c-di-GMP-I riboswitch aptamer from Oceanobacillus sojae, 82 nucleotides, folded computationally.
Of the family's consensus pairs, 94% are formed in the model.
The prediction has a mean pLDDT of 81.
It was read from a public genome assembly, where an Rfam model found it.
NCBI's taxonomy places the organism under Bacteria, Bacillota, Bacilli, Bacillaceae, Oceanobacillus.
RNA sequence: UUCAGAAAAAGGCAAACCAUUCGAAAGACUGGGACGCAAAGUUACAGGUCUAAGGUUAUGCUAAGAUGGCUGUGCUGCCUAA
Numbered sequence: 001u002u003c004a005g006a007a008a009a010a011g012g013c014a015a016a017c018c019a020u021u022c023g024a025a026a027g028a029c030u031g032g033g034a035c036g037c038a039a040a041g042u043u044a045c046a047g048g049u050c051u052a053a054g055g056u057u058a059u060g061c062u063a064a065g066a067u068g069g070c071u072g073u074g075c076u077g078c079c080u081a082a
Base pairs, nucleotide, nucleotide: 004080005079012037013036017032018031019030021028022027035069041075042074045072046071047070048067049066050065054062055061056060
């Protein structure tokens, strides 16, 4: 440096759910809580998914809203057998 995650250590993140605030909603913040995660660090660039306030004739359609714990891609990174 590359590939990998067998065993171990140090530490990290935190699903569902509950409370709280914001939001039309999806969802998000903070606190509690742990299902899991070796990138569950980061960027909405491409695809996917969710919502539909507003728009529209509208039980429909529509993202400029949301999701990185859906996938790809870029950048960065702890430990270690090999």